A computed fold for an 83-nucleotide RNA from Methylomonas sp., annotated as c-di-GMP-I riboswitch aptamer. The sequence was found by an Rfam model in a public genome assembly. The prediction has a mean pLDDT of 80. Taxonomically the source falls in Methylomonas (Bacteria, Pseudomonadati, Gammaproteobacteria, Methylococcaceae). The model forms 81% of the base pairs in the Rfam consensus.
Parts: sequence; C1' cells; structure tokens
RNA sequence: GUCAUCCGUCGCCAACCCCUGCUGCAAAGCGGGUUCGGAAAGUCACGGGUCUUGGUGAAUAACAAGACAGCCGGAUUGCUCCC
Repeated sequence: GUCAUCCGUCGCCAACCCCUGCUGCAAAGCGGGUUCGGAAAGUCACGGGUCUUGGUGAAUAACAAGACAGCCGGAUUGCUCCC
C1' cells in the first nucleotide's frame, strides 16, 4: 500500500413507537426519549426502484419538481484484529 473480515478491543449508528416538539402541501426530515437491528445502518441522488404533489394535464397516464442512502447496485472515506 492492496485485498479480506475467522477471532476480537474501545467505541459508533439507531428500526418501530412515543413527544399538545419543530419544518414541509406531502413523501419525509430535524430535536429528545427508546433500542429492532447494522461491520460501514459513515458520506454521495450516478443507475434502477419505491414514495410524494403546492405545478402542467380530462386523468391515479405522462411530464415537472421533490423525498428515501435502514430498497438494490455503484462511487468514495474511515476504525480494530489477524495474515
């Protein structure tokens, strides 16, 4: 430096649900609690997919604009042990 993750250390994240919480039309996101799980459940919307509609439209089509990284793939960065 590259690949890998059997063992294993200190740690990390936080599903569902709850909150006369906050933002947004919404999907959803944020804060606090919680801890199902995760070896990248760190980061990125590049490809596919799913979801949303204040817009266009006769329309639940299509377009447009968004959301999801804990849906899959991809890219990229990092930690520990061993070889």